[in-house]
RNA sequence: UAGAGUUUGAUCCUGGCUCAGAGUGAACGUUGGCGGCAGGCCUAACACAUGCAAGUCGAGCGGAAACGACGGGAGCUUGCUCCCGGGCGUCGAGCGGCGGACGGGUGAGUAACGCGUAGGAAUCUACCCAGUAGCGGGGGAUAGCCCGGGGAAACCCGGAUUAAUACCGCAUACGCCCUUCGGGGGAAAGCGGGGGACCUUUUCAAGGCCUCGCACUAUUGGAGGAGCCUGCGUUGGAUUAGCUUGUUGGUGAGGUAAGGGCUCACCAAGGCGACGAUCCAUAGCUGUUCUGAGAGGAAGAUCAGCCACACUGGGACUGAGACACGGCCCAGACUCCUACGGGAGGCAGCAGUGGGGAAUAUUGGUCAAUGGGCGAAAGCCUGAACCAGCCAUGCCGCGUGCAGGAUUGACAGCUCUACGAGUCGUAAACUGCUUUUGUUUGGGACGAAACCCCCGAAUUCUUUUGGGGCUGACGGUACCAUACGAAUAAGCACCGGCUAACUCCGUGCCAGCAGCCGCGGUAAUACGGAGGGUGCAAGCGUUAUCCGGAUUUACUGGGUUUAAAGGGUACGUAGGUGGUUACAUAUGUUAGUGGUGAAAUCCUACAGCUUAACUGUAGAACUGCCAUUAAAACUGUGUAACUUGAGUGUAGUUGAGGCGGGUGGAAUGUAACAUGUAGCGGUGAAAUGCUUAGAUAUGUUACAGAACACCAAUUGCGAAGGCAGCUCGCUUGACUAUUACUGACACUAAGGUACGAAAGCGUGGGGAGCGAACAGGAUUAGAUACCCUGGUAGUCCACGCCCUAAACGGUGCGUACUAGGUGUGGGUGGCGAUAGUCAUCCGUGCCGUAGGGAAACCAUUAAGUACGCCGCCUGGGGAGUACGGCCGCAAGGUUGAAACUCAAAUGAAUUGACGGGGGCCCGCACAAGAAGUGGAGCAUGUGGUUUAAUUCGAUGCUACGCGAAGAACCUUACCGGGGUUUGAAAUGCUAGUAGUAACAACCUGAAAGGGAAGUGACUCCGAAAGGAGAGCUAGCACAGGUGCUGCAUGGCUGUCGUCAGCUCGUGUCGUGAGAUGUUUGGUUAAGUCCUGCAACGAGCGCAACCCUUAUCUUUAUUUGCCAGCAGGUAAAGCUGGGUACACUAGAGAGACUGCCGGCGAUAAGUCGGAGGAAGGUGGGGAUGACGUCAAGUCAGCAUGGCCCUUAUGUCCCGGGCUACACACGUGCUAUAAUGGUCUGUACAAAGGGAUGCUAAACCGCAAGGUGGAGCCGAUCCCAUAAAGCAGGCCUUAGUACAGAUUGGGGUCUGUAACUCGACCCCAUGAAGUUAGAAUUUCUAGUAAUCCUGGAUCAGCACGCCAGGGUGAAUACGUUCCCGGGCCUUGUACACACCGCCCGUCACACCAAACGAGUUAAGUGUACCCGAAGUUGCCGAUUCAACCACUUCGGUGGAGAUAGGUAUCGAAGGUAUGCUUAGUAAGUGGGGUGAAGUCGUAACAAGGUA
Repeated sequence: UAGAGUUUGAUCCUGGCUCAGAGUGAACGUUGGCGGCAGGCCUAACACAUGCAAGUCGAGCGGAAACGACGGGAGCUUGCUCCCGGGCGUCGAGCGGCGGACGGGUGAGUAACGCGUAGGAAUCUACCCAGUAGCGGGGGAUAGCCCGGGGAAACCCGGAUUAAUACCGCAUACGCCCUUCGGGGGAAAGCGGGGGACCUUUUCAAGGCCUCGCACUAUUGGAGGAGCCUGCGUUGGAUUAGCUUGUUGGUGAGGUAAGGGCUCACCAAGGCGACGAUCCAUAGCUGUUCUGAGAGGAAGAUCAGCCACACUGGGACUGAGACACGGCCCAGACUCCUACGGGAGGCAGCAGUGGGGAAUAUUGGUCAAUGGGCGAAAGCCUGAACCAGCCAUGCCGCGUGCAGGAUUGACAGCUCUACGAGUCGUAAACUGCUUUUGUUUGGGACGAAACCCCCGAAUUCUUUUGGGGCUGACGGUACCAUACGAAUAAGCACCGGCUAACUCCGUGCCAGCAGCCGCGGUAAUACGGAGGGUGCAAGCGUUAUCCGGAUUUACUGGGUUUAAAGGGUACGUAGGUGGUUACAUAUGUUAGUGGUGAAAUCCUACAGCUUAACUGUAGAACUGCCAUUAAAACUGUGUAACUUGAGUGUAGUUGAGGCGGGUGGAAUGUAACAUGUAGCGGUGAAAUGCUUAGAUAUGUUACAGAACACCAAUUGCGAAGGCAGCUCGCUUGACUAUUACUGACACUAAGGUACGAAAGCGUGGGGAGCGAACAGGAUUAGAUACCCUGGUAGUCCACGCCCUAAACGGUGCGUACUAGGUGUGGGUGGCGAUAGUCAUCCGUGCCGUAGGGAAACCAUUAAGUACGCCGCCUGGGGAGUACGGCCGCAAGGUUGAAACUCAAAUGAAUUGACGGGGGCCCGCACAAGAAGUGGAGCAUGUGGUUUAAUUCGAUGCUACGCGAAGAACCUUACCGGGGUUUGAAAUGCUAGUAGUAACAACCUGAAAGGGAAGUGACUCCGAAAGGAGAGCUAGCACAGGUGCUGCAUGGCUGUCGUCAGCUCGUGUCGUGAGAUGUUUGGUUAAGUCCUGCAACGAGCGCAACCCUUAUCUUUAUUUGCCAGCAGGUAAAGCUGGGUACACUAGAGAGACUGCCGGCGAUAAGUCGGAGGAAGGUGGGGAUGACGUCAAGUCAGCAUGGCCCUUAUGUCCCGGGCUACACACGUGCUAUAAUGGUCUGUACAAAGGGAUGCUAAACCGCAAGGUGGAGCCGAUCCCAUAAAGCAGGCCUUAGUACAGAUUGGGGUCUGUAACUCGACCCCAUGAAGUUAGAAUUUCUAGUAAUCCUGGAUCAGCACGCCAGGGUGAAUACGUUCCCGGGCCUUGUACACACCGCCCGUCACACCAAACGAGUUAAGUGUACCCGAAGUUGCCGAUUCAACCACUUCGGUGGAGAUAGGUAUCGAAGGUAUGCUUAGUAAGUGGGGUGAAGUCGUAACAAGGUA
């Protein structure tokens, strides 16, 4: 020392990405009241107009161009102009001195003694301080001025003349320098102030002289400054590994202020480098700044120290100091002037301009202060500096009011609403108060103390002390007072999570948002607007960047079995690490002391500005380096020893250890011969292939090559790769026993070396079998595969390469320590006669404790606990790719990136789901059967088509005789046409309502509707007027909608499935998701029950309880029944009577594996049996767990939202839903003789009936009609049940089967049967003779078959629901198909296999690679040319000082110089390499991209693991 989001259905890890924090020389957007303090070209070291930024000294000099005063003169306009006077103030230009090397700017270069830090010796130093000694006497020039000349200019040349603190000698020389120790050499300058006496001179004047000051010379020391050397520290790249010839050292010389290859001559051949030389890229360094808990990381603005640079490159001069920002010379580029001959320039000083850029200020004031230069000083100069201006760029402070005011939460407004309200909101209004800021007026600083001037005292002069005076850019600023009045002053971002803050409207995968995850496809807290809220606030957001979080490079502080990561293995070099004892030392280490660590900064304390920021003072700190003293445990080093690590020896043992030689049998193939005949071979099935030229098969013989069955095993050996018949030779290692020898000889191991499966390559052999490629045959949609038949390289041998593998235990090597148990291989020892047993060492397995681990798992053979050393990793993809290097004959290997792209990729485990995985089990699932469907005709539904409309919905199982239990109108939702608009129906409000409501002949019209003669009102209260209600009219709110969304919903329903499952509490296990329970062994229809068990219990399901049916008992007895009794009929429970039976309908009984036996575990249960009406759930029904399918339904109903409102509402008529080339589903009727038809005849159950069922009787062939008894029903009616039975006919035909279709005629219902009803009669008499592929239902009172009833309904059923009659066949069994349950296994699936997912091709975009080349930059080598300049040489040109000589004119010398020349030498040029960058036709790969093409490689045994 804080974390969070994001991989998954969920979990735990690993791991990346992202966010919250702090900072900034910032910029952009938007907004903007004040002040203080700071800061302000990060880009083009790009180019610069203009002004300023370094001058000063007359007390160094000759002087006098300008100005002024004074004096004089002239002119006149009488206050001006001109002239004269260096005599005065002063002073241009010049000589001379000092300064200009500071101050100021910038960061291009530089990876370096450049910087930092600590040291060092061979040096210089103007001005300043201190000391010592001096300051004497001469000389010759030269600028200026003047004259003349050249030039456009810049400027230059000649002549004459002149001064100095300019220059040169002479003298002197304490100290100084040189020396051969004898000696030799070398200086100077004056100027100013004051002055009593004295001196010189011609009075004046000037000087000597005295004194003071400044300056000067020589020298010593100091201070500060500068130069040089050294240790250590100081970015990245090895895809830069070798670099170097003045290079490394020596001797000598030269050179420098000084050491030095600094330079030169000679000699030697060195020097640097994996502890990273050289090369490339990048970069000024530091104090410090930001961040961080720290360690670190990043940065090097402002301030301060150092360095470097001054248009680019080179060079020197002057000087104390420069190789010089505002100096010089040369070369180059650029700009400017020009008379074209030549010249001038350098803002990286301050302002400012252009340009670049996202971006950075005034062509300001003053020298008042601080500091600098010059000067004796006054003073001058100073874009240093101090101030002001601009900019919210930052930090800090202040303000935009404060209090009251809600019993009126005001009106209005915005907004929301559940329509009541809520909210903005004490907010406002209103009342009181204050006045910072602002405006007005007045006052008004600190910063200033000096230099200097004046006065005063001593004194020869000077200085000091004291008093007075002078000096402010900022600035009339800060500050103080005064008056006024809430008056002058709030924005920005955000509100899905992270992350504080929520609603409405608009939009509708659009527009847009987005830091990450992600929002948006009609109800968006995520877009845009609004209201409200949150956060900060004169700012707020965004962008950029750095640190943090990130333990995500891990020193502090990570990893490497499976997540990224152990090198294929061994040997071994450097390096790292290293056993025991003693002594010594002092490298590391520890402690003390001293020096240093600049100031500022940071921290602490105090203080000054009203506070703060800011600033001052003091302290602490600066974790460092150096020196010194001490300690001696550990480390290192040295010496001496030791034996336990390691090795050697001796005696044995084991082994597919290695290499070479020899040899053996089986098998295979081929060949020969023989026997023998038609096939063989091969497969899922085939075919290709072989075979009558005799195969296959069988026998004998021969040859060839390769591999070694059994033994054989979690066996053995080896470093790994790997090693297997037997035998011989050579040879390595390991182990055991003994404990003799050496004495740390050890471990690890970067580079290096060797070995290194298979495949592959080269040369030469060999070649039986197998067998890439290839060919053929199959398979297939295709099949360049899997399968089959052949078959070449290869496989084998020798020699040489290659050097890689899932080279795996996915686990580097070595050492030590840390419970055990049990196998096995090789030894040894003890005991034992043997068998054996105990102990021990080395190997090799399994299980398991502690411990570890994300878990799986590991666990003395560690993945535990530690130590030593090495290799390797840091998100996925791109990519083990590209480029470069090295290796290779090649193939290729090794080393090994980036751009770009994604927010994941990965590991282990969990729950599901799935599997052409496994096991167990069930189901009319299959099988065994029965009857069908699919073919025909018709009915009905659907699709499609058609149509004005053919309303809508349902669509695999789970839509399709479904919603619809019944479309002629209605229904009706659709279409056409005609009407209507508060409406067909609801509620409320307002106004009106006596000729109004209502009724209405009649007219019009298809109707709806529109008109309308006429008739003409009501209830309640009240005395009345009047009021209220109802109705109506008009208006307003609203109604209405089968319009949309079943993916906004409720409710209901289907399906898996009447399948046996689905869960919970507590406990336990697991970091967790989760597991356990629910699994095991049995059993069951069943998670049914038993048993066992870290589980124990419980719930919803199962079962049972309910209904019905089968048996019996009891009760009840009419409308049912009739045994017995009586009566009676043609007959009949018809009557009396009865309640026994049957029926009816209430209540009960009964069945529970209860009993017996076998099996089973003494269980659950199961099998068999008895009894029983019924037996193991007796049959049937109702009953449908958690959930799944965004399943179905907004058109049953309800309902959010959206939409329509003279229409998408509503009314009416007509039409449509009934169409018809076609396709499908569900049914009916058939194809006939087990039948059809005719006649006769028997037996049900369950229902319905008042707008109803309707009897008898009569009529009609019939449908039906007439009729009207009875019945609100155990009473009457519908209502004859049919199949069946008996008899007759039909006799195998499209028929006496079948009945479609059509014609004609009728009946019934209904306003109405045309579109479009049902039925009856007559006539007609189609297809169809048992149905392809395929497919459905059914296990017993079932299938099949036969009738009957009901709902709906005016009428309409082959459908649906219900009832009874007759009444079968078959089930060996669970291999297979389908569905389901449980357990287990794999998984890259979780939208869950209708999953996931790979590659080519096509299209678009992107970056990188290669690329004929081309362009630019940098750099190496060789050569050419060679500016300026230094140095050397020459120097016939020229020359005042010094020297000599002299005829005094000069001459010569020394020395200097113009010029020439040599070396070096910048720029330039030529040639040739290398590196980097840009660009390029084209090329190959890569990445990305909602719905492209082809296949299906991977994930399940992924269908060939």